RNA sequence: AAUUACAAAGGCGAUGGGGCUCGCCAAAAAUGCUGACGUCAGCUGAUGGCUCCUACCUUUCA
Numbered sequence: 001a002a003u004u005a006c007a008a009a010g011g012c013g014a015u016g017g018g019g020c021u022c023g024c025c026a027a028a029a030a031u032g033c034u035g036a037c038g039u040c041a042g043c044u045g046a047u048g049g050c051u052c053c054u055a056c057c058u059u060u061c062a
Base pairs, nucleotide, nucleotide: 010025011024012023013022016053017052018051019050020049021048032043033042034041035040
């Protein structure tokens, strides 16, 4: 790198992982917002939702 067989049931939902739940997808689902139009500048968020951990930010105490 290729082939064959068996088993499992998967993947995705703007930045990491686990659990639950909702929706979507079958090679798709997905790839945030604003200004500029340009190769640029700025802003929020680790969740689709809830929760825990990790990372980051702010404040206080030791």

Model confidence (mean pLDDT): 77 of 100. Predicted 3D model of a 62-nucleotide RNA (Fluoride riboswitch aptamer (crcB RNA motif)) from a Peptococcaceae bacterium. Rfam family: Fluoride riboswitch aptamer (crcB RNA motif). On this family, see Zhao et al., Nat Chem Biol 2017: "An excited state underlies gene regulation of a transcriptional riboswitch". Its family is annotated with positive regulation of gene expression and response to fluoride in the Gene Ontology.